Overview
This is a predicted structure of a 71-nucleotide RNA (transfer RNA) from Schistocerca americana. It matches the Rfam family "tRNA". It is annotated as a transfer RNA. The coordinates come from a structure-prediction model, not an experiment, and the mean pLDDT is 81. The source organism's lineage runs through Eukaryota, Metazoa, Panarthropoda, Allotriocarida and Schistocerca.
[in-house]
RNA sequence: GCCAGGGUGGCGUAGUGGUUACGCAUUUGCCUUGUGAGCAGGAGACCCGGGUUCGAAUCCCGGCCUUGAUA
Numbered sequence: 001g002c003c004a005g006g007g008u009g010g011c012g013u014a015g016u017g018g019u020u021a022c023g024c025a026u027u028u029g030c031c032u033u034g035u036g037a038g039c040a041g042g043a044g045a046c047c048c049g050g051g052u053u054c055g056a057a058u059c060c061c062g063g064c065c066u067u068g069a070u071a
Stems, first nucleotide, its partner, number of pairs: 001070001003068005010024004018054001026042005047063005
């Protein structure tokens, strides 16, 4: 250089156009002599810009970052 995959809470992942989900972590309360474990709840995210659409994390275009393959 060219080709392909990926980018979603702090971390790891799901989500085929209509309420953004789960685990761990975090936090509040309960329980406990007590840190913890357990139970109940909360906060926290769609890489950027445009397009299509009534409606985009999802489809299209362009960028950026990253991984792999090739030489």